[in-house]
Molecule: transfer RNA
Organism: Patescibacteria group bacterium
């Protein structure tokens, strides 16, 4: 050097061959209970999905190119 396969909330995973308000589970705030904590329950915050661009009426999903991980050739 080529060539796969991946990067979504703090963490680990969905998003069915593009159709949306991006969901779960753990964590994490907040209140209920409890003497006080756990457990339980109830509410809530938190990602505009590696970045830039193009394609589309719409893109986390498709195209290029970078930027990081792993992996295979040579």
């Nucleotide at each position: 050097g080529c060539c796969c396969u991946c990067g979504u909330a703090g963490u680990g995973u969905a998003a069915c061959u593009g159709g949306a308000u991006a969901a779960c589970a753990c964590g994490c705030u907040u209140c209920c209970c409890u003497c006080c904590g756990a457990a339980g329950g109830a509410a809530g915050a938190a990602a505009c999905u590696g970045g830039c661009a193009g394609u589309u009426c719409a893109a986390a999903u498709c195209u290029g190119c970078c930027c990081g991980a792993g992996g295979g050739c040579a």